[in-house]
This record gives sequence, structure tokens and C1' cells, in this order.
RNA sequence: GAAGUUCGCCAGGCAGUCGCUGUGUGCGCGUGCGUACAUGGAGGAAAGUCCGGGCCCCGCAGGGCAGGAUGCCGGCUAACGGCCGGGCGCUAUAAGUCGAAAGACCCAAGGCGACGGAAAGUGCAACAGAAAACAUACCGCCGAUGGCUCCGCAAGGAGAUCAGGUAAGGUUGAAAUGGUGGGGUAAGAGCCCACCGCAGACGUGGUGACACGUUCUGGCUUGGCAAACCCCAUCCGGGGCAAGGCCAAAUAGGGGGGCGUUGAUGUGGCCCGCAGAGCCCCCGGGUAGGCUGCUAGAGCCUUGCGGUAACGUAAGGCCCAGAGGAAUGACUGCCCCGUCGGCGCAAGCCGGCGCGACAGAACCCGGCUUAUCGGCGAACUUCCCAC
Repeated sequence: GAAGUUCGCCAGGCAGUCGCUGUGUGCGCGUGCGUACAUGGAGGAAAGUCCGGGCCCCGCAGGGCAGGAUGCCGGCUAACGGCCGGGCGCUAUAAGUCGAAAGACCCAAGGCGACGGAAAGUGCAACAGAAAACAUACCGCCGAUGGCUCCGCAAGGAGAUCAGGUAAGGUUGAAAUGGUGGGGUAAGAGCCCACCGCAGACGUGGUGACACGUUCUGGCUUGGCAAACCCCAUCCGGGGCAAGGCCAAAUAGGGGGGCGUUGAUGUGGCCCGCAGAGCCCCCGGGUAGGCUGCUAGAGCCUUGCGGUAACGUAAGGCCCAGAGGAAUGACUGCCCCGUCGGCGCAAGCCGGCGCGACAGAACCCGGCUUAUCGGCGAACUUCCCAC
């Protein structure tokens, strides 16, 4: 310097005029409005409503069943299905090597993982294939032993293959009873041996998941799917700001029926327990207004210390929307950016257009997922050049 990858930050800027709204102060006044000044006013995702909470309500939230969620190890957190670090598995591409090429080999930082258990049981696998799991013989190979035919006095020899043996070779498929080499055999097979692989034991390292091994033993080695049911471990009360609280107003404390202290009903279902007098259906009538919840927070920023990190902790500093049918805007000028056209060798200049990507709070917070123009910065890996 180039390329690749990962992470963080910003999210048009300045000025003027007018407008909306929260808070504070002053003034006016009909005490709720008006007005003046000051000051604040929509995101990194505000989206999705997918998780987890804060908060609120429910006399059971107590126990259990059913049901649901998560699933490698360690840590962080208020918590989580989140985050950080690690382990294992899978996976590339760049560069590099070989090659005439086509390609092949090797493969960095990185990316992905719905990552407990398949010998507790049940179940599933289209098509193809002989056969898809206590499975299997289509093409093949053998035919020693028993049988058949021929030669032969006999011994024996030869032939085709029947019975039978076989799964090494080939077919099919995503996947077919570990792989390579040798021995052995009628032909073959972990049948036997060596090495590798696998399982177990032991040793070493590690908190652990796991890793390593000139160690030992073995079986002579029985697929896949659990985002199928299931088993194991851990966790889970329900409902939600349209939660809830207060005030005011109005009406018909209406009419009918059913059930209910032998227990109706009680915030998902069932059972036990506990409490317990109302509960349900139909007809009819009135009100639906105001205030609050509602923004000082598991808050943000800076620095130090601890930690690989997520994060924790200490000190200092800051207050950063609270609308209520829904405010946070409109216009103008300049700059920036994009685009179109003209001029120009180029740098650039002139003119036109542009709600300038994705997109707008609604009780709040921590995450995840999705959408997205452009810019800035850092780290890691590989290659090239120079010293």
C1' cells in the first nucleotide's frame, strides 16, 4: 500500500421568519385562561409484539397432575430463549502449491450450530435398490464336501453346474454390517495379523466441557431421524396501562327466570386444600366526563481500579419528550450530499430537480429479529514493496 473479515460511532449542517407543545419565573385576570422571557421537545431501529423484567390487579399466588419453555462448559445480568469467553462439530473463500489448460491439493482471519439421550420403549424414511436395521442376494465369485455327466479295470482326472457357500468386486441411494495392506480360503469375510479408526481402562493438563498419550485391553466392531412421540436435567400462578387509583355526573337499588350453605363462586384446564354468599341468563334504563398512573430511571457521560471479555466497582458530573385523536413543524437563504444537462484535456464551473436511505414516541427498561442512503474510526488475517 492492497484485499478480506469483525466491531464501534454519526444519521444532513448553519442562520432568519412564523407556528405547536412541556417546565420555570413574572404580569394580567373571570383561578382557569391569556401574555412576556428563559429553557427542553421523535429512533438506531421509535418497527415486529418474539423473549425477559419493573410496576399494577386477582384471599391461595399453598400442594400436585396435565401443559409449556430451555438444553455443550464456565462466567455476566434484575432476569432471559440474551450477552461474553471457551470446547467440540461442520464450513468456506482469499492467498499459496501443482498443472499448457480444464482443474486438483491445501486452506487465514472468519461464518454456522435447534450442541443432553438412539442399547428404556414406540414410530418414520418417497423413489431407486437385492436389501434401509436383530435388514438384505439382483449382477457376480466359488462349487472344496454331497449330487450329475464324460474318460478310466481301478486309483483318479475333466466338465457343466444342482444342493450349498459367500458379501471381497459391481449396481441403487443422502446413507448399505469401519478403512488400507498382507496372510489364509474352494471362493470369501476381523477368519487371522500390522497400522489407522472406534470403545474402555490408566496417566497427564484443565474449575469444566474436553484435550493429549512410542501406555494397556478389547470387540475380532449392530446405521439415520428426538425442529418425531418419548426419557433425563433445570425453570414456569394468571392477567395486563384498554393494568389500576381518585373525583364528578346520571339513572330504574327496575322486571323475569335458573342455580346456590347437601357449597354456587373465587384471573387458563383438572384434583386436593383454603375461603365463602352470592352467581348466571334474558328484557329494559342511565353514564361513557375529568384528574392521575405519565417520566429521576436495574438512567446517561467522563475518569481510575479489577477482569481476556461481557461486566463490576469508586469518584466526579448531567437531567436528556411526556402528547392526549395525539405537540416535536412550515417557509426562505447559504453550505454539504445525490442525480440530470451544458462547458472544459483535467481540476472544476454553470443551471435544473430532490418531504436527501429505512423510517415517527404513547407506562418504562434489558434483549432478539427485520428494513436501511451515506460517512468516520479501530482491530485481526493474508499478500506486495521499502528499511

Overview
This is a predicted structure of a 387-nucleotide RNA (Bacterial RNase P class A) from Uliginosibacterium sp. 31-16. NCBI's taxonomy places the organism under Bacteria, Pseudomonadati, Betaproteobacteria, Zoogloeaceae, Uliginosibacterium. Rfam family: Bacterial RNase P class A. By type it is a ribozyme. Its mean pLDDT, the model's own confidence on a scale to 100, is 79.